[in-house]
RNA sequence: CGCGCGGGAGAGCGUGACUUAGGUCGCCGCCGAAGGAGCAACCGCCCCCGGAAUCUCUCAGGCAGAAGGACCGCGCG
Numbered sequence: 001c002g003c004g005c006g007g008g009a010g011a012g013c014g015u016g017a018c019u020u021a022g023g024u025c026g027c028c029g030c031c032g033a034a035g036g037a038g039c040a041a042c043c044g045c046c047c048c049c050g051g052a053a054u055c056u057c058u059c060a061g062g063c064a065g066a067a068g069g070a071c072c073g074c075g076c077g
Stems, first nucleotide, its partner, number of pairs: 001077007012028001014027005029063003035059001036057003042051003
């Protein structure tokens, strides 16, 4: 680093239209733990240089359920 299993939060199951179901689009409100971006705490050999967050932004993603999901534990390669 990869795979498998388990745990895994937050925010309207809002509203209108379309649709056979399932869903899709628009409008406003909101969330941050895929990803991305930014500051830079911090780290490394701390001069240069490099790596950089669970912080910040909210482009993306998400706001019943499902799926996804940073991170943690166990097993295997």
A computed fold for a 77-nucleotide RNA from uncultured Sphingomicrobium sp., annotated as Glycine riboswitch aptamer. Its mean pLDDT, the model's own confidence on a scale to 100, is 79. The RNAcentral record of the sequence draws on MGnify.